[in-house]
Molecule: transfer RNA
Organism: uncultured Patescibacteria group bacterium
């Protein structure tokens, strides 16, 4: 130096052939119950410009086209 494939909440991850609902789930956090406390459990919050830059559409996490970062293969 080329091919592919991945990047969504702090973590793991799902949505991806556009519009369905305002972008979701588990665990993690924080708060209320509940306990003599803590744990479990039950209820709630709160957290994300959907890696970044432009494009394409009336609309883009989703299509295009660059960059960057990881992994992976051929040279």
């Nucleotide at each position: 130096g080329g091919g592919c494939c991945u990047g969504u909440a702090g973590u793991u991850c799902a949505g991806u052939c556009g519009g369905c609902u305002u972008a979701g789930a588990a665990c993690a956090u924080c708060c209320g119950c509940c306990u003599u406390g803590c744990a479990c459990g039950c209820g709630g919050a709160a957290g994300g410009u959907c890696a970044c830059c432009g494009g394409u559409u009336c609309a883009a996490a989703c299509c295009c086209g660059g960059u960057c970062a990881g992994g992976u293969c051929c040279a």